The RNA shown here (transfer RNA) has 71 nucleotides and comes from Rhodomonas lens. The organism belongs to Rhodomonas, within Eukaryota. The prediction has a mean pLDDT of 81. It matches the Rfam family "tRNA". Rfam classes the family as a transfer RNA. RNAcentral holds the sequence, with entries from ENA.

RNA sequence: GGUGUAUAGCUCAAAUGGCAGAGUGUCCGCUUAGCAUGCGGAAGGUUUUGGGUUCGAUUCCCAAUAUAUCC
Numbered sequence: 001g002g003u004g005u006a007u008a009g010c011u012c013a014a015a016u017g018g019c020a021g022a023g024u025g026u027c028c029g030c031u032u033a034g035c036a037u038g039c040g041g042a043a044g045g046u047u048u049u050g051g052g053u054u055c056g057a058u059u060c061c062c063a064a065u066a067u068a069u070c071c
Stems, first nucleotide, its partner, number of pairs: 001070006009024004018055001026042005048064005
């Protein structure tokens, strides 16, 4: 210097711009004599940061930061 990635505690989706989701974990309840498993429910997000475009940005544009990889 080139390319990619950044979204829930963790691993990751997401929509050609219109209410942000799953698995796992955590908490509560049911089940049990009790635990585990199973079932039901809940909480948990400034979508890395700062600008721009737009009625509206997680999504598009610019820059920065971190990180992976290539030269």